[in-house]
RNA sequence: UGUAGCUCAGAGGUAGAGCACUUGCCUCAUAUGCAAGAGGCCCUAGGUUCAAUUCCUAGCA
Numbered sequence: 001u002g003u004a005g006c007u008c009a010g011a012g013g014u015a016g017a018g019c020a021c022u023u024g025c026c027u028c029a030u031a032u033g034c035a036a037g038a039g040g041c042c043c044u045a046g047g048u049u050c051a052a053u054u055c056c057u058a059g060c061a
Base pairs, nucleotide, nucleotide: 001061002060005019006018007017008016013050021037022036023035024034025033043059044058045057046056047055
């Protein structure tokens, strides 16, 4: 340090961005561009709390 396929944000009140992906538009075609969409019970197990992804402890990598 561990959160979406990848790179990373995030606040005690069930999570977002960029890239990538899918569909449509555009183009002779590809790319670019525009619009929409899908995709994550946040490494595991406990503790505190009305409520934990967030705080604490241990473990794993």
Predicted 3D model of a 61-nucleotide RNA (transfer RNA) from Sciurus carolinensis. It matches the Rfam family "tRNA". About the family: Transfer RNA (tRNA) molecules are approximately 80 nucleotides in length. Rfam links the family to the GO term triplet codon-amino acid adaptor activity. Taxonomically the source falls in Sciurus (Eukaryota, Opisthokonta, Gnathostomata, Sciuridae).